[in-house]
């Protein structure tokens, strides 16, 4: 140097053809239980969708650059 793929909450992923408030387990916090803890119940926080611009009436989704990761070619 060319091509694929991936990048979404702290950690592991979903997210249908572009559609109205981005969810789920694990983690954490509060509370219920408990003599206490673990378990188990109920609630709650926690997102710059790597980044930038663009298209659209509307972008996690499409397009373009660009950053890391990964695998092939050369």
């Nucleotide at each position: 140097g060319g091509g694929c793929c991936g990048u979404u909450a702290a950690c592991u992923c979903a997210a249908u053809u572009g559609g109205u408030u981005a969810g789920a387990g694990u983690g954490c916090c509060a509370u219920c239980c408990u003599c206490a803890c673990a378990c188990g119940g109920u609630g709650g926080a926690a997102g710059u969708u790597g980044g930038u611009g663009g298209u659209u009436c509307g972008a996690g989704u499409c397009c373009a650059c660009u950053a890391c990761g990964g695998c092939c070619c050369a």
Predicted 3D model of a 74-nucleotide RNA (transfer RNA) from a Planctomycetota bacterium. The sequence was found in a public genome assembly. Model confidence (mean pLDDT): 81 of 100. It matches the Rfam family "tRNA". Rfam describes the family as follows. Transfer RNA (tRNA) molecules are approximately 80 nucleotides in length. By type it is a transfer RNA.